[in-house]
């Protein structure tokens, strides 16, 4: 760079000893009842992989497997920044514009196949 998937799942234990949620900002959370980061175990999962079965044979689809190759085990990718469509509240009604919820895409970014 190109495609695919991210609201599901999965923790102890040693050793250190103040930070950490990738980066900026704003928020909100974990952290001395021990962050983060190494080691040792454990577990979660079907993305490649084997293994079976059906068709329209195809980068198909189901269905099983956790020995192989990665991955991963706080909170949706911890939320929000950018565009958009809807909603409920203010305002005498519309409109604007303000708050707040919600949905849809971009964008970035995590993992895998190439």
């Nucleotide at each position: 760079c190109u495609c695919a998937u991210c609201g599901a799942g999965a923790c102890c234990g040693g050793c250190u000893g103040a930070g950490g949620g990738u980066u900026c900002a704003g928020g909100c959370c974990c952290g001395a009842a021990g962050a983060a980061g190494c080691c040792g175990g454990g577990g979660c999962a079907a993305c490649c992989g084997c293994c079976g079965a059906a068709g329209a044979u195809c980068g198909u689809u189901c269905g099983g497997c956790a020995c192989g190759g990665u991955g991963c085990c706080a909170a949706g990718u911890c939320c929000u920044g950018c565009g958009g469509a809807g909603g409920a509240c203010g305002g005498a009604g519309g409109a604007a514009c303000g708050u707040c919820c919600c949905c849809c895409g971009a964008c970035a970014g995590a993992u895998g196949a190439g």
A computed fold for a 114-nucleotide RNA from a soil metagenome, annotated as SAM riboswitch aptamer (S box leader). The prediction has a mean pLDDT of 81. The sequence is in RNAcentral, with records from MGnify.